This is a predicted structure of a 73-nucleotide RNA (transfer RNA) from a Thermoplasmatota archaeon. Rfam family: tRNA. Gene Ontology term of the family: triplet codon-amino acid adaptor activity. Taxonomically the source falls in Thermoplasmatota (Archaea, Methanobacteriati). Its mean pLDDT, the model's own confidence on a scale to 100, is 81.
RNA sequence: GGGUCCGUGGUCUAGCGGUUAUGACGGCUCCUUCACACGGAGCAAGUCACCGGUUCAAAUCCGGUCGGACCCA
Repeated sequence: GGGUCCGUGGUCUAGCGGUUAUGACGGCUCCUUCACACGGAGCAAGUCACCGGUUCAAAUCCGGUCGGACCCA
């Protein structure tokens, strides 16, 4: 330099172009306990990597950029 795949809450992850972006772990509050753990109830936390395009509508499709993994040279 060329090619393929990937980028979604703190971490991991689901998500046929159309409901308020899913769940687990973690965090916080409350209940339970003499106390802790376990368990139960609830809450917060996401510019869906960035820019542009297509579309009535984009995390999803297209182009470019950035970053990562792998392959070729």